The RNA shown here (FMN riboswitch aptamer (RFN element)) has 204 nucleotides and comes from Paenibacillus nanensis.
The prediction has a mean pLDDT of 78.
The sequence is in RNAcentral, with records from Rfam.
The organism belongs to Paenibacillus, within Bacteria.

RNA sequence: GCUUUCCUUCGGGGCAGGGUGAAAUUCCCAACCGGCGGUGAUCGGGACGCAGCUUAUGGGAUUCAACUCAUGAUCUGUGCAAUCCGUAAGUCCGUGACCCGGGCUAAUGAGCUCAUGCGAGCAAUAGCUCUUUGCGCGAAUUGGAACGGUGGACCUGGUGCGAAUCCGGGACCGACAGUAUAGUCUGGAUGGGAGAAGGAGAAG
Numbered sequence: 001g002c003u004u005u006c007c008u009u010c011g012g013g014g015c016a017g018g019g020u021g022a023a024a025u026u027c028c029c030a031a032c033c034g035g036c037g038g039u040g041a042u043c044g045g046g047a048c049g050c051a052g053c054u055u056a057u058g059g060g061a062u063u064c065a066a067c068u069c070a071u072g073a074u075c076u077g078u079g080c081a082a083u084c085c086g087u088a089a090g091u092c093c094g095u096g097a098c099c100c101g102g103g104c105u106a107a108u109g110a111g112c113u114c115a116u117g118c119g120a121g122c123a124a125u126a127g128c129u130c131u132u133u134g135c136g137c138g139a140a141u142u143g144g145a146a147c148g149g150u151g152g153a154c155c156u157g158g159u160g161c162g163a164a165u166c167c168g169g170g171a172c173c174g175a176c177a178g179u180a181u182a183g184u185c186u187g188g189a190u191g192g193g194a195g196a197a198g199g200a201g202a203a204g
Base pairs, nucleotide, nucleotide: 002204003202004201005200006199007198008197009196010195017029018028019027031184032183033174034173035095036094037093038092043086044085045084046083048079049078050077051076052075054073055072056071057070058069059068060067090172091171099149100148101147104144105143106142107141108140111137112136114134115133117131119130120129121128122127154170155169156168157167158166176187177186178185
């Protein structure tokens, strides 16, 4: 470092200003926002290479120097093929929340079959009803872990070998319930969650 088990913490932003109206953060003008992972001609930094100034050491040259060669160091500039770190898409790939589905599973459990018991009632000695307990079946309700389904949106100009991602411009999208029609308010939600970080253990 990889695999694996467990624990802890973290894990979503946004209607300014105005119009109409009895009423709208819901309509209209305008404003604002963009979960998680990946990819990504993004950007930055390190290391590294190259060039240059200065300088140290050693050698050459010289009367001594200038000069010159090698190596090292600081600084400056530059490069990015290979290397490390951080960063980079609402509308490219996947994924989460919401919603739907059938089965599985846990708890509760109306009701039912059978058996059973101090007992009560009806009846005729058969038997029936109520009631106790137990096995089984079980509608329905609530919860859980998976699985499956559903689930929105991009063009254009530039650069360039290459743009779904860079730069410019213009567009577009955004669960359910409530309410004057909601991406932004309130609510389910002190929930769930893709995942992120850290810690502990085990084996190879």